Predicted 3D model of a 107-nucleotide RNA (SAM riboswitch aptamer (S box leader)) from Metabacillus indicus.
[in-house]
RNA sequence: UUCUUAUCAAGAGAGGUGGAGGGAUAUGGCCCUUUGAAGCCUCGGCAACGGAUCUGACAGCAGAAACCGUGCCAAUUCCAGCAAACAGUUUGUUUGAGAGAUGAGAG
Numbered sequence: 001u002u003c004u005u006a007u008c009a010a011g012a013g014a015g016g017u018g019g020a021g022g023g024a025u026a027u028g029g030c031c032c033u034u035u036g037a038a039g040c041c042u043c044g045g046c047a048a049c050g051g052a053u054c055u056g057a058c059a060g061c062a063g064a065a066a067c068c069g070u071g072c073c074a075a076u077u078c079c080a081g082c083a084a085a086c087a088g089u090u091u092g093u094u095u096g097a098g099a100g101a102u103g104a105g106a107g
Stems, first nucleotide, its partner, number of pairs: 001107008013043005021032003027080003044073003049069003053064004077099001082096006
């Protein structure tokens, strides 16, 4: 970096450093931020994707737990954008696509 697959409405922050941006992405909203953004470090926490473990006799499957590998810790992936259906009147609801994030597997 590409492909396959599962999930994405829940959950979980303090300190240090840093010094102006950040919320993936064009655009439009909305929001966070000098009462200190991003990044980095330490500690803590959440969750339970993979491995190991335990229970349901066993495989599958389900549950428990949280040791290891990841992941995550404002707002639904912050919302919309594209397509469709319905209501209805320029708006709302729902579904889907696309894009993205994370895990696992393959090249």
Overview
Its Rfam family is "SAM riboswitch aptamer (S box leader)". Rfam's curators write: The SAM riboswitch is found upstream of a number of genes which code for proteins involved in methionine or cysteine biosynthesis in Gram-positive bacteria.